[in-house]
């Protein structure tokens, strides 16, 4: 730094998902050590148990105990002395308890708090114990009180009463040049000043014999440092779906009150303060230093640990003590809890360390120590100190180390694969040397200590003692030991890293795409990789990537965005000159922005994380100089902006009101007049003999203004169209003159704002929703037709929307042109005349309104002096797509509804532009037996053969729109054969090996069972090579393994069909385009053809076309047997020639090509006819059953053998066909011409026999010799005579013939008989365009034989018709459109059914918070009054409670409407193609549904 994902594919827009980095983490797997950090983010839940705040005897008075010293007394003892006690001292140590100092810091937490809470940067009207500096003093005197004692109440907790005592405890008094208050003076004010009131613990230790002295306390005023307090500026999340908010509120004036200023609190007067720069209200939060991200840019996000503030102490309030607190480990008082109770009443407050339940995904030990830091009280030792330092847990996070180091095999084994050969894993093991981080064990061992005390000393100072919790730990040596020590995640793409097996849309997987339906690199396991590593991966959050909200740094035709249009208010921006100012802005100084982080350097731990020291630092703030260009702010001047007044033209469907015409329509009303009209696609409904339409005249009546009329006018916009007259607005261009920046944009507000719609009154011709009727249709709530009400017209007032579109906000300037129209100036020509006017023509301006286009610009399209280009000013607006412009609250409407306007939830896409295709009930152009013309058929009958369907043990399987259906099958009795039913058999019917064993083995015969197969025996015979072992061989086991018409044409190969003998399909190099893609191949002519020619950003070629090949028509040339009666001739074999619209003339198209038409020359032929050849490719087209062939299956069977049956069934249905339906016929006799083939298991001649199929016999030919062989239609003559007939030839019956083991199922032929249905076929549909169609008969193939009417050739006879391309089918090329790409058998909309989901509305119900009004009112403080010792009474205020209404914010709610999702439900088919009524927009009506109709509007 990008990447992945919308499509067929491309560019853009645009979400959505990844790759990084980080975490007080949490989860799953795993785990060696070590260092440093770090550890209740949830219940500000509750909390057993220990500690976390005491100390001072050098303030006090008391008690208890030690130790000791004198005195004394009893008692022992001879004494000595030794036990008790007392009584006066001395030294200590403990207890409460009066005092003082501290519990107001340490430590915790983050509920609260949108605030002067915090940050920053100023200010002042304050206080301030301990500390520090200087200065003065420390006098006298008195009353009590805890503790003790003793009594009483109570369970306790505790309390009460009397008695005794002491102080650095209390009261009183003196003193006080200073401090305070206060009057006075003086003063703006203050200083001075003078008067008056106010305060001390004279105490403790130590010394001295005592005076003293030393020190330490106290007191009073100043100073300082430090804390504390109060104020101002300016910064500090979200919301307008929170727009008004305050009565102590805001200001004064006078009090009270504080340390101190203030409405901080009270009385009184004013009636003002806050707000769109966002008040008030609501959610939500503790702020910052800083972390974490990033380009260490701007920015987002976070506030853990460490540090500053700030707030809190179960939830409230209140106040006392004090320098300090409204006080975590103090009080009172109330609620809520839990605890003890003897029921009366008490007690408690871990958000201080552990720790314990609970909550949670989740977060440690009831450790050690005061050794250091730091703190508290002490004179000091010292004493507390869960602060702090230490160690414990916890991969929880960074940092470092190690799991072993060289050597070691063309490379063990084992696991994987495999084309079986081999590859891998891999020097990687084992193996051999080797080292010790580390682990054991010994041995030594720290820094972390500074101080303190004790002596000496006047002091510095010297000596000396003496303090370690970690911890015998770091660390250090020495033996010894490779030893205990590697996981995790991936492994289809982003994204590095492939393979087997398994599994078969299942099991599962997935961060986005997505994978998965029998070969999964996606799932599970194996192996191998790939990455990180003592971690590894995954959840959740946060920044990034995302310029995706855009300041740096985005947009608004079409993709999401410009308000419907004006006029204005704040607001924002604003010509030219010049003075002043210095607010903005530059530059300096000067000071802050704590430490710590962050950078840089340097140093210490063994590196490294970490520490230490130092330096920098961008940037904010504050204040001060200076500058003055630009912006600001005053002043003075100016004229290009603007903006008035004039001339003169010019405008005009600009707007408002009255008046006024004429066409037309309709009615009515007279005439005249007869059957229809009116209407459509075609009709019907409708009107009319009661006279319709159709005509003529009169009269009414409402609307609406043909022609002019024009991308032509005017207006801001909606929107304005006959004429005239009155009233008004506006603009453009020209002349002079004024005015002097008055200017643009504009949020809020205001007015206007089509149509439909509302209300009231009028109207009402036409048209005309709704609604009634006819029609179409499956149906038609609809296109179409007949009517018709509201509307549509005025008048008043509403509504306020539209695709209100140029889908383009308004204003300013600049940036090349050409060329229309309209209005208007200004020169120049020409001409007319009424000589100052006109006409015309040109040239040049200015406005306005069309078209093309230079740069440029856009994703493209397309914009383009009317810019969507360059740039400035202001304003709307948008940020995925659906949900939804929906809910829900507001505001506005009579209503209908507008305006404002979300969420959950759901999908990875929606979307614009452009390409290529395909597609159109779209256009143009052009081919085909595609239609028309003609000929004969098919469908109807019977039969045959193929399909489906049924049947059945089996009816084997496969083909199955065109392109399956006489199709695979060029031959189904057995066999084939795959199916069925019985029987059998298993190394097998076949082919190779391996290894045991036996032997010849083949052959030959034969018997018994059987339907055969096959079983069982029983007989005869003994090869061949070699000296020999042994081989060939064949038997039996076993095992590699054969065997499968078994499955999968959607694993495949070959083949084959179709579009289609359609004329298309491409490629190279260039050009075009950001690109998919074009161009070429597109256009004109022209051809059967992308054939050819022109002309062209094209220029080659390639594979299709044609051509070559073969057959056949003409001609030559050579041969000639079996052909020829002979022969140049036919004929057969060979090889050649020929035709290419060449050629001449000519008309016409168009110049070329080239086509048409006529004439001609030659000529057998003027595109001569047939075949073979089938481009890129399409259909997952067909075929595993023709063949090959991967994977799968099945292995005493799904393989192999055999018998029978079966593919031939049959109520029906389709297709091919033959055969007829008859006189052009049919039937009988005679007559007469082909061409291709085929024959040895073969053709079979002649001659006999049978009617006859056919038999015998048997000549000839391996065939241009012989046979199959008769060709038929045809001709000729005769019969039949228009009938189901002598047409027809089905079925049946008899009765033979052949082939073949075998013709019941199931063969074909023959001969007598029998004699069906059919009398030319309904919708509808096949071929053919010349030797064709129709007709007519010969062969082959396969084969014993046949089901052959099939197929495949072969020739005989021999037509009719083509106007022409409307239409019908299919093809191509070109355009258009397109929402389609599985490509119209596309795609898509709604109800409605059924299941899930969230979220709305609901009668209610429950609960949170703030609050309003009233009641009651706890500690506590205030007032008054009384009493003054404590106090009592009144009164106010007040937490907390009760009661009422309304607002609010939540949960839950029968049930209700709608919404989104779900492979195959149901109605129909709105859209998308001209989608079959073009669509869409706002709007009433209307209907199952999509939707349809009416009225304006857009053109997407």
């Nucleotide at each position: 730094a990008g990447a992945g994902u919308u499509u067929g594919a491309u560019c853009c827009u645009g979400g959505c998902u990844c790759a990084g980095g980080a975490u007080g983490a949490a989860u799953g797997c795993u785990a060696g050590c070590g260092g440093u950090g770090u550890g209740c983010c949830u219940a500000a839940g509750a909390u057993a148990u220990g500690c976390a705040a005491g100390u001072c005897g050098a303030g006090c008075g008391a008690g208890a105990u030690u130790u000791u010293a004198g005195a004394u007394u009893u008692u022992c003892g001879c004494a000595a002395g030794a036990a008790a006690g007392u009584c006066u001292g001395a030294a200590g140590u403990c207890u409460a308890g009066c005092g003082g100092c501290g519990g107001a810091c340490g430590g915790c937490u983050g509920a609260g708090u949108a605030a002067c809470g915090c940050g920053u940067a100023c200010g002042g009207a304050u206080u301030u114990a301990c500390c520090c500096c200087a200065u003065u003093c420390u006098u006298a005197a008195g009353a009590a009180u805890a503790c003790c004692u003793u009594c009483u109440c109570g369970a306790a907790a505790g309390a009460g009463a009397a008695g005794c005592u002491a102080a650095u405890a209390c009261u009183u008094a003196a003193u006080a040049g200073u401090c305070u208050u206060a009057u006075c003076c003086c003063u703006u004010a203050a200083a001075a000043g003078a008067u008056a009131a106010g305060u001390a613990a004279a105490g403790g230790a130590c010394u001295u014999a005592a005076c003293u002295g030393u020190u330490u306390g106290g007191a009073a005023a100043g100073g300082g440092a430090g804390a504390a307090u109060c104020g101002u500026g300016c910064g500090u999340a979200c919301u307008a779906c929170c727009a008004g908010g305050u009565a102590g509120u805001u200001g004064g004036u006078a009090g009270g009150g504080u340390a101190a200023u203030g409405g901080c609190c009270u009385a009184c007067c004013a009636a003002g303060c806050c707000u769109a720069u966002g008040a008030c209200g609501g959610u939500u939060a503790g702020c910052u230093g800083a972390u974490c991200u990033u380009a260490u840019g701007a920015g987002g996000a976070u506030g853990a640990u460490c540090a500053g503030c700030c707030a809190g102490a179960g939830g409230a309030g209140c106040a006392c003590u004090g320098a300090g607190a409204u006080a975590c480990g103090g009080g009172c008082u109330c609620c809520a809890c839990a605890c003890c109770u003897a029921c009366g009443g008490g007690u408690g407050g871990c958000a201080g360390c552990a720790a314990u339940c609970a909550g949670g995904a989740a977060u440690a030990g009831u450790u050690g120590g005061c050794a250091a830091u730091g703190g508290g009280c002490g004179a000091a030792a010292g004493c507390c100190u869960g602060a702090c330092c230490a160690c414990g847990c916890g991969a929880c996070a960074c940092c470092g180390c190690g799991u072993g180091a060289a050597g070691g095999a063309a490379u063990a084994a084992g696991c994987u694969u495999c084309u079986a050969g081999g590859a891998g894993u891999g020097u990687a093991a084992a193996c051999u040397u080797c080292u010790g981080u580390g682990g054991u064990a010994g041995g030594g061992g720290a820094a972390a200590a500074a101080g303190a005390c004790u002596a000496c000393g006047c002091a510095a100072g010297u000596a000396g003692u003496u303090u370690g919790a970690u911890g015998g730990u770091a660390c250090c040596c020495u033996a010894u030991u490779a030893g205990a020590a590697a996981g995790u995640g991936a492994c289809c793409g982003c994204u590095a890293a492939c393979u087997g097996c398994g599994u078969g849309c299942c099991a599962g997987c997935a961060g986005c795409g997505g994978c998965g339906g029998u070969a999964a690199u996606a799932c599970g396991u194996g192996g191998g990789u790939c990455a990180c590593a003592a971690g590894c991966a995954u959840u959740a959050u946060c920044c990034g990537g995302u310029g995706u909200u855009a300041c740096u740094g985005g947009g608004c035709g079409u993709a999401a965005a410009g308000g419907g249009u004006g006029c204005g208010u704040a607001g924002g921006u604003g010509g030219u000159u010049u003075a002043u100012u210095a607010a903005g802005u530059u530059a300096c100084u000067u000071u802050u922005c704590a430490a710590a982080u962050c950078u840089u350097c340097u140093c210490g731990c063994u590196c490294a994380c970490c520490g230490a020291g130092a330096a920098a630092a961008a940037g904010g703030g504050a204040a001060g100089u200076a500058a003055u260009a630009c912006u600001g702010a005053u002043g003075a001047a100016c004229u290009a902006g603007a903006a008035u007044u004039u001339u003169c033209u010019u405008u005009a469907g600009g707007g408002a009101a009255a008046u006024c015409g004429g066409a037309a329509u309709u009615a009515a009303u007279g005439g005249a007049g007869u059957a229809g009209u009116a209407g459509u696609g075609a009709a019907a409904u409708g009107c009319g003999u009661u006279g319709a339409u159709a005509c003529c005249a009169u009269u009414a009546a409402g609307a609406a203004c043909a022609c002019c009329a024009g991308u032509g006018g005017a207006g801001a916009a909606g929107u304005c169209g006959g004429a005239u007259u009155u009233c008004u607005g506006a603009a453009a261009g020209u002349u002079a003159a004024u005015u002097g920046a008055c200017a643009c944009u504009g949020a809020g507000a205001u007015a206007c704002g089509a149509a439909a719609g509302c209300u009231a009154g009028g109207g009402g011709a036409g048209c005309g929703a709704a609604c009634c009727g006819g029609a179409u249709u499956a149906g038609a709530g609809a296109c179409c037709c007949g009517g018709g009400u509201a509307g549509u017209c005025c008048u008043a007032g509403c509504c306020c929307u539209a695709a209100a579109c140029a889908a383009u906000g308004u204003u300013u300037g600049c940036u090349g042109g050409c060329u229309g129209c309209a209005c208007u100036g200004a020169c120049c020509u020409c001409g007319a005349u009424u000589u100052a006017u006109c006409u015309a023509g040109g040239u040049u301006g200015g406005u306005g309104u069309g078209g093309c286009g230079a740069a440029g610009u856009u994703a493209a399209c397309a914009c383009g002096u009317u810019a969507a280009g360059c740039a400035g000013a202001c304003c709307g607006c948008c940020u995925g797509g659906g949900a939804a412009g929906u809910a829900u609250a507001g505001u506005c409407g009579c209503a209908a509804g507008a305006c404002c306007g979300a969420a959950a939830c759901u999908c990875a896409a929606a979307g614009g532009a452009a390409u290529u295709g395909g597609c159109g009930g779209g256009g143009a152009g052009a081919c085909a037996c595609a239609c028309a013309a003609c000929u004969a058929g098919u469908g109807g009958a019977g039969c045959a053969u193929g399909u489906g369907g049924u049947u059945u043990a089996a009816u084997u399987c496969g083909a199955u729109a065109c392109a399956a259906a006489c199709c695979g099958a060029a031959g189904c009795a057995c066999c084939u054969c795959a199916c069925c039913a019985a029987g059998g058999u298993u190394c097998g019917a076949c082919a190779u090996g391996u290894a045991a064993g036996u032997g010849a083995a083949a052959u030959u015969u034969u018997u018994a069972u059987g339907a055969a197969a096959g079983u069982a025996a029983a007989a005869a015979c003994u090869u061949c090579c070699g000296c020999a072992a042994g081989g060939a061989c064949a038997c039996u086991u076993a095992c590699a393994a054969a065997g499968c018409u078994g499955c999968u044409g959607c694993a495949u190969g070959g083949c084959u069909g179709u579009c289609g003998u359609c004329a298309g399909u491409u490629c190279g190099u260039u050009c075009u385009g950001u690109g998919a893609a074009g161009a070429g191949u597109g256009c004109c002519c022209u051809u059967a053809a992308g054939u050819g020619g022109g002309a062209c950003a094209a220029c080659g070629a390639a594979c299709g076309c044609a051509a070559c090949c073969u057959c056949u028509g003409u001609c030559c040339u050579a041969a000639g047997u079996u052909a020829c009666a002979a022969g140049u001739a036919u004929c057969u074999u060979a090889g050649g020639a020929g035709a290419c619209u060449a050629c001449u003339c000519u008309a016409c198209c168009u110049u070329c090509a080239g086509g048409u038409g006529g004439a001609g020359a030659g000529g057998a032929a003027g595109u001569g006819g047939a075949g073979c050849a089938g481009a890129c490719g399409u259909c997952a087209a067909g075929u595993c059953a023709g063949c090959a062939u991967g994977g799968c299956g099945c292995c005493u069977a799904u393989g192999c053998c055999u018998u029978g049956g079966g593919c031939u069934a049959c109520a029906c249905a389709c297709a091919u066909g033959c055969u007829a339906c008859a006189a052009u016929g049919a039937g009988u006799u005679a007559a007469g011409c082909a061409a291709a083939g085929g024959g040895u298991u073969g053709c079979a001649a002649a001659a006999c026999c049978g009617u006859a199929a056919g038999g015998u016999c048997a000549a000839g030919c391996g065939a241009a010799u012989c046979c199959c062989a008769a060709a038929a239609a045809u001709u000729a003559a005769c019969u039949c005579u228009c009938a189901g007939u002598g047409g027809g030839g089905a079925u049946u019956g008899a009765g033979g013939u052949c082939u073949g083991a075998a013709a019941c199922c199931c063969g074909a032929c023959c001969u007598c008989a029998u004699g069906a249905a059919c009398g030319u076929g309904g919708a509808a549909u096949u071929a053919g365009u010349a030797g064709u169609a129709a007709u007519c008969g010969c062969g082959g193939a396969u084969c014993a034989g046949c089901u052959a009417u099939g197929u495949c050739g072969c020739g005989g006879u021999g037509a009719a018709u083509a106007c022409g391309u409307u239409c019908u089918u299919g093809u191509c090329u070109c355009u258009u459109g397109c929402a389609c790409a599985c490509a119209c058998u596309g795609c898509c909309c709604g109800u409605c059914a059924a299941g899930c989901c969230a979220a709305c509305a609901a009668a209610g119900u429950c609960g949170g918070a703030a609050g309003u009004a009233u009641c009651c009112g706890a500690a506590u403080c205030c007032c008054a009054a009384c009493a003054u010792u404590a106090g009592u009474u009144g009164g106010g205020a007040g937490a907390g409670g009760g009661u009422a209404a309304a607002a609010u914010c939540g949960g839950c709610g029968a049930u209700g409407g709608g919404g989104g999702c779900u492979a195959a439900g149901u109605c129909g088919u709105a859209a998308c193609a001209a989608g079959g009524u073009a669509c869409c927009c706002g709007u009433u009506c209307u209907g199952g549904a999509a939707g349809g109709a009416g009225u304006g509007g857009g053109u997407g």